[in-house]
This is a predicted structure of a 75-nucleotide RNA (transfer RNA) from a bacterium. The sequence was found in a public genome assembly. It matches the Rfam family "tRNA". Rfam's curators write: Transfer RNA (tRNA) molecules are approximately 80 nucleotides in length. By type it is a transfer RNA. The coordinates come from a structure-prediction model, not an experiment, and the mean pLDDT is 82.
Formats: sequence, structure tokens, C1' cells
RNA sequence: UCCCCAGUAGCUCAGCGGUAGAGUAGGUGGCUGUUAACCACUUGGUCGUUGGUUCGAAUCCAACCUGGGGAGCCA
Repeated sequence: UCCCCAGUAGCUCAGCGGUAGAGUAGGUGGCUGUUAACCACUUGGUCGUUGGUUCGAAUCCAACCUGGGGAGCCA
């Protein structure tokens, strides 16, 4: 330098044009002699950035940023 993959809640991930979700963590309450466990409710998101397409974009397109992998090199 080129190619591929990934970036979504604090963490691990799903969702691949039509209301942004799960597990876990956090908070509150229940239960218990206490803690843990368990149960219920609940907080939490510029969907990497900037533009574009579209009635509508996390999703499609372009450029860029970050991380990972590969190629290029050495016969």
C1' cells in the first nucleotide's frame, strides 16, 4: 500500500429497509435470622464519524476513523 471482517446499553451479543432488543451488570422492592441464591419491577443507546439514496436507514451506497486477520517482501 491492497484485500477481507468487525464497530449497536457498563460488558458479551442479536436485529441486515418499517416502533432499537436479549443475557449479564447497575437501581428499587419481595423473600431470608444475615449474606448469597431466587422472584418482580426498573434505569441505561448521538447504532464508530461525515455525507448520500429513500416516504422511511442500525440495515443500502461513498469517504474517513478505530480494532482484528490476510497478502505484498525474503528463492